[in-house]
Context: one part of a larger RNA
RNA sequence: GGCACACGGCGGAUGCCUUGGCUCUCGGAGGCGAAGAAGGACGUGAUAAGCUGCGAAAAGUUGCGGCGAGCGGCAAAUGCGCUACGACCCGCAAAUGUCCGAAUGGGGGAACCCGUAACGGCGCGACCGUUACACACUGAUAUAGUGAGCCAACGCGGUGAACUGAAACAUCUAAGUAGCCGCAGGAAGAGAAAAUAAAUAAUGAUUCCGUAAGUAGUGGCGAGCGAACGCGGAAGAGCCCAAACCGAUGAUGUGGUAACGCAUCAUCGGGGUUAUAGGACCGGUCGCAAACGUCUGAUGAACGGAUAGCGGAACGACGUGGAAACGUCGGCCGAAGAGGGUGACAGCCCCGUAUGCGAAAUCCGUUUAUUGGACAAGAUUGGCACCUGAGUAACCCGGAGCACGAGAAAUUCCGGGCGAAUUGUCGAGGACCACCUCGAAAGGCUAAAUACUACCGAGAGACCGAUAGCGAACCAGUACCGUGAGGGAAAGGUGAAAAGAACCCCGAACAGGGGAGUGAAAAAGACCCUGAAACCGUGUGCCU
Numbered sequence: 001g002g003c004a005c006a007c008g009g010c011g012g013a014u015g016c017c018u019u020g021g022c023u024c025u026c027g028g029a030g031g032c033g034a035a036g037a038a039g040g041a042c043g044u045g046a047u048a049a050g051c052u053g054c055g056a057a058a059a060g061u062u063g064c065g066g067c068g069a070g071c072g073g074c075a076a077a078u079g080c081g082c083u084a085c086g087a088c089c090c091g092c093a094a095a096u097g098u099c100c101g102a103a104u105g106g107g108g109g110a111a112c113c114c115g116u117a118a119c120g121g122c123g124c125g126a127c128c129g130u131u132a133c134a135c136a137c138u139g140a141u142a143u144a145g146u147g148a149g150c151c152a153a154c155g156c157g158g159u160g161a162a163c164u165g166a167a168a169c170a171u172c173u174a175a176g177u178a179g180c181c182g183c184a185g186g187a188a189g190a191g192a193a194a195a196u197a198a199a200u201a202a203u204g205a206u207u208c209c210g211u212a213a214g215u216a217g218u219g220g221c222g223a224g225c226g227a228a229c230g231c232g233g234a235a236g237a238g239c240c241c242a243a244a245c246c247g248a249u250g251a252u253g254u255g256g257u258a259a260c261g262c263a264u265c266a267u268c269g270g271g272g273u274u275a276u277a278g279g280a281c282c283g284g285u286c287g288c289a290a291a292c293g294u295c296u297g298a299u300g301a302a303c304g305g306a307u308a309g310c311g312g313a314a315c316g317a318c319g320u321g322g323a324a325a326c327g328u329c330g331g332c333c334g335a336a337g338a339g340g341g342u343g344a345c346a347g348c349c350c351c352g353u354a355u356g357c358g359a360a361a362u363c364c365g366u367u368u369a370u371u372g373g374a375c376a377a378g379a380u381u382g383g384c385a386c387c388u389g390a391g392u393a394a395c396c397c398g399g400a401g402c403a404c405g406a407g408a409a410a411u412u413c414c415g416g417g418c419g420a421a422u423u424g425u426c427g428a429g430g431a432c433c434a435c436c437u438c439g440a441a442a443g444g445c446u447a448a449a450u451a452c453u454a455c456c457g458a459g460a461g462a463c464c465g466a467u468a469g470c471g472a473a474c475c476a477g478u479a480c481c482g483u484g485a486g487g488g489a490a491a492g493g494u495g496a497a498a499a500g501a502a503c504c505c506c507g508a509a510c511a512g513g514g515g516a517g518u519g520a521a522a523a524a525g526a527c528c529c530u531g532a533a534a535c536c537g538u539g540u541g542c543c544u
Stems, first nucleotide, its partner, number of pairs: 001543009015529001016493002020464002022461007029453002031150002039100003042055003046078001050074002061094006070082003105114003115133007122125001135147004154185001155183005165172001169220001195203002207234005217225002238445003241389001245270011275423001277388003281383006293375015309357003315330005331348002333337001339351003395417006404430001425440005480487002500528001503515004
């Protein structure tokens, strides 16, 4: 030195565990903010720092309600206190709420600096305190009101890539995706046919799901892209203006001495809202003079729910053991044998569970009463030809969007140009024309079925179990890195209970160790469950 065996050290794998995650389901909620948010800074305790709570009234103050014996958070110890005159704790409603932050009196390098006015105060000052003082919009100048900022996804709109794919690449694709911007709601958007269709038919707003269908198409006919009709379902709801006409008010012009007339314009009220056209106006007929309908705000009541809670069945002995829930024996409850805890595995020990109750206060929902607001509030017939959305539709040029890349390219939208018709009218049915059919553009509103989950409650898992599962089970978006945008860890486990080792010894020792003691165990001793391997030793044997 090698090998083997034994015993150790180091190390922290493995097993077991779970306070934390992940993914869903059901329900709730879907916002917060100038009454100052989200997020912070600095303070605040008898006690140094941190976390949590709170705000100079500062781990707290008040009222009401719940609970019922302890309490002064994590978090020990000491000190000092509180509490049956009901503390602590829990819920509801209030009060206080420094400074920064939209930040809003002005400024500013956030948490700081400096004002003006009025009022109040005293120690009368270059003092202190309180209140007001930003901007924009609405409105009438005042009083007043609204906005501003934050927030996970979902929504609508504006703007809008590239990598990539096409085995290169330019049309194309990726993709109207990502990103950026604006705006909103609890959903948003869409939506009551100038529709779909076409069978000598028929359907009848929109949205969503399934199918039709990877079909018809589109496409350097490459890569790819990719419908609709129809059918089956979910849901279901329809309405209001503009105009004709009537009236009112105001302005202007004109006539008139004036009252007032006429014309134009503006505003308001009535009227009216559609396609086998409807309406206005003129006339006729019927009905009706009184009730009814829909939506919505406020207040009250009742009921239900949420925010604290309350009741809630049934077991003992012996054995083993450190410990009984285990084993044995004998019982019991069950509308409760879900689950968790308890010194090992508990229906009957504890918390719960089934089930049954409960609110002074605030909030939500339903119904109802009162009251306020908004909308609607006749039918029919003859005539007449007044109205029925114009720089619009169409067309041309240039684009975009439609599954559809300019194509035979309809339909839709935008920029530019040009520019109709008016019910004897107009549009569409995939160029265009005719016939036929369907509809009525150029105004508007509209629940539900649909999308999402930052947040709250209840629950689930052939999900993870500490190199896993969120980056984070632990004081983590921390330490640390970076000028910055940003990047971003490691780190869980004594024991049933601290019973956390009094006392003694070695030692310089508050290091470490040996006794003693505790404990079932200390080879559980805080570097603490188990304690693999690599690696390092000690002893013995054999070999060299």